Predicted 3D model of a 75-nucleotide RNA (transfer RNA) from a Victivallales bacterium. Rfam family: tRNA. Rfam's curators write: Transfer RNA (tRNA) molecules are approximately 80 nucleotides in length. The coordinates come from a structure-prediction model, not an experiment, and the mean pLDDT is 80. Taxonomically the source falls in Victivallales (Bacteria, Pseudomonadati, Lentisphaerota, Lentisphaeria). The sequence was found in a public genome assembly.
[in-house]
RNA sequence: GUGCGACUAGCUCAGUUUGGUUAGAGCGCUACCUUGACACGGUAGAGGUCGGCGAUUCGAGUUCGCCGUCGCACA
Numbered sequence: 001g002u003g004c005g006a007c008u009a010g011c012u013c014a015g016u017u018u019g020g021u022u023a024g025a026g027c028g029c030u031a032c033c034u035u036g037a038c039a040c041g042g043u044a045g046a047g048g049u050c051g052g053c054g055a056u057u058c059g060a061g062u063u064c065g066c067c068g069u070c071g072c073a074c075a
Stems, first nucleotide, its partner, number of pairs: 001074007010027004020058001029045005051067005
């Protein structure tokens, strides 16, 4: 340099065929219940502008372009 893949909550990841109703799960965190206290368990909750900037569209996590970070392959 070229090609391919990944990037979504604090962490690990899902999000499908064909773009559409509100962006989810597990773990973690907070409060409450339970206990003499802790753990376990239960209930409720907070936390995201989906790596960035543009484009297409009535509508984009999902499609297209460029850029960034990481990984793999080739040279």